Predicted 3D model of a 79-nucleotide RNA (c-di-GMP-I riboswitch aptamer) from Curvibacter sp. AEP1-3.
């Protein structure tokens, strides 16, 4: 570069306590913005414990792969 791919915010519907997720619309962007929570970060707090109790801290659990690292798979061959 060719052929293409994905789809942020936002809107609508549904699920969830919530972060957020799913579907449709929609494109901010992405050379892995395909997939996977192993490590770190950030976010949530239904439940449990404590406290100086409209909250804070910890535990358990959850979310984010479009926050990094890592693992793994794939497309192209113009330069």
């Nucleotide at each position: 570069a060719u052929g293409g791919g994905c789809a942020a915010a936002c809107c609508u519907g549904c699920c969830g306590a919530g972060a957020g997720g799913c579907a449709g619309g929609g494109a901010c962007g992405c050379a892995a913005a395909g997939c996977c929570u192993c490590c770190g970060g950030u976010c949530c707090u239904c439940c449990c414990u404590g406290c100086a109790c409209a909250g804070c801290a910890g535990g358990c659990g959850g979310a984010u792969a479009g926050c990094g690292g890592g693992g793994u798979u794939g497309c192209u061959u113009u330069c």